[in-house]
Context: one part of a larger RNA
RNA sequence: UGACGGGGGCCCGCACAAGCGGAGGAGCAUGUGGUUUAAUUCGAUGAUACGCGAGGAACCUUACCCGGGCUUGAAAGCUAGCGACGCAUCCAGAGAUGGAUGUUCCCUUCGGGGCGCGAAACUAGGUGCUGCAUGGCUGUCGUCAGCUCGUGCCGUGAGGUGUUGGGUUAAGUCCCGCAACGAGCGCAACCCCUAUGGAUAGUUGCCAGCAUGUAACGGUGGGGACUCUAUCCAGACUGCCUGUGCAAACAGUGAGGAAGGCGGGGACGACGUCAAGUCAUCAUGGCCCUUACGUCCGGGGCUACACACGUGCUACAAUGGGCGGUACAGCGGGCAGCCACCUGGCAACAGGGCGCCAAUCCCGCAAAGCCGUUCACAGUUCGGAUCGGGGCCUGCAACUCGGCCCCGUGAAGUUGGAUUCGCUAGUAAUCGCGUAUCAGCAAUGACGCGGUGAAUACGUUCCCGGGCCUUGUACA
Repeated sequence: UGACGGGGGCCCGCACAAGCGGAGGAGCAUGUGGUUUAAUUCGAUGAUACGCGAGGAACCUUACCCGGGCUUGAAAGCUAGCGACGCAUCCAGAGAUGGAUGUUCCCUUCGGGGCGCGAAACUAGGUGCUGCAUGGCUGUCGUCAGCUCGUGCCGUGAGGUGUUGGGUUAAGUCCCGCAACGAGCGCAACCCCUAUGGAUAGUUGCCAGCAUGUAACGGUGGGGACUCUAUCCAGACUGCCUGUGCAAACAGUGAGGAAGGCGGGGACGACGUCAAGUCAUCAUGGCCCUUACGUCCGGGGCUACACACGUGCUACAAUGGGCGGUACAGCGGGCAGCCACCUGGCAACAGGGCGCCAAUCCCGCAAAGCCGUUCACAGUUCGGAUCGGGGCCUGCAACUCGGCCCCGUGAAGUUGGAUUCGCUAGUAAUCGCGUAUCAGCAAUGACGCGGUGAAUACGUUCCCGGGCCUUGUACA
């Protein structure tokens, strides 16, 4: 100087407490351990691995296993030479591949060029190892308020001071004081979304006011008022008032205001820590393989199953289930696409078929809600696992191993031990909708969007993590 203490003081954080809803019990989905296997490819492992890499494993993907092939190679560069490449048909084969028959180039300044095949030589290739050789990227402490420097001063020196102290703040935020005076990286602000208003602009919106038309509909003429859309402005700064205070600042049912003391949210992550993670995104040193640890193909596996754990979904019901009627969103997506509408089918869907490259058409009926009716506490009109049968769709192909629909079957489960998680407001809880990936989909996941919409916080003794000062130390 640090680190540590079941030392002290001060202060924060859904850290506890106060509340609300969960997990731990059940069934299923998914990931992991383990076991099994020819293979169940690899990585991630307290917090910071375990719906994680994977934002799509039937083939492909694919890296694994079995078998069948190739060896300048599946792909790229260079080149002598060739003229086609390809297309059609046939044969062998599981296919890769091998073989046969037919057909077949373009431009030209005639030198050649384009395109393709291609011996030999050179260069390949490796998801093989090392994340403890590395770059880049990332997690975490932590959006915590810290981490340092120049000069000066103090100390033999390590180092200290500044950065400590008194206040204050979300903040090393600001004020006052001070052998310090300044400065940098962080904080904050500048950026984006959202909450209010204005200007500009009207192929969305409006009977608002006029006209016209319909069974009905901004449908039509017309209009820019309103809603909205999308660009630019305004607006919030403790600016004003009162009180406290030296000041900074704090308090107030204050005024005004759409918004008030950081308005709400996002992006943004200091010096560093964990030899943290990633050589399998990529890049890369070294090492290793080279008729194979490269590469092509068929099939299988990654989907196994006595078990154990994590994360979720659905429930155990009456604030509910079924049936009928009826209302209101936002974010998004669409041409190998979204598909109105009609017909068939109980349905999944199929056959026709309009519009739309989309504020114009479509996905697209939002659901919870509200109204009516039924069920009366039961393993049930709860719950839907499992299994049987029949069908639809995607795709070369759904056996291993897809999704969906219909009929039947109806399991466990009656609120879950010790323990444990999330959340302080448009939050939790609850309800549906969209998108990426994608032929299809194992999505209950991820990322977004809106609808309805709470309870509680006395307080900081205790648990956990952190910040500042101080103290002890045989630790570094």